[in-house]
This is a predicted structure of a 74-nucleotide RNA (transfer RNA) from an Actinomycetota bacterium. Rfam family: tRNA. About the family: Transfer RNA (tRNA) molecules are approximately 80 nucleotides in length. By type it is a transfer RNA. Model confidence (mean pLDDT): 81 of 100. The same sequence occurs in records of 2 taxa.

RNA sequence: CGGGAAGUGGCCCAGCUUGGUAGGGCGCCACGUUCGGGACGUGGAGGUCGGGGGUUCAAAUCCCCCCUUCCCGA
Repeated sequence: CGGGAAGUGGCCCAGCUUGGUAGGGCGCCACGUUCGGGACGUGGAGGUCGGGGGUUCAAAUCCCCCCUUCCCGA
């Protein structure tokens, strides 16, 4: 330099194809259970989806540019 993949709560991921309320697991907090802890059960907090712009009534999702990481090639 060329090609490809990925970026979504603290961590790991789904959702994108087909635009319409942002979800799951682990973790965290509270309560129940227990002598207590763990495990289990119930409830809760925590995100404006890598950044900017565009299209649209409406964008995590479509289009453009940029950033970061990984893989392949030179």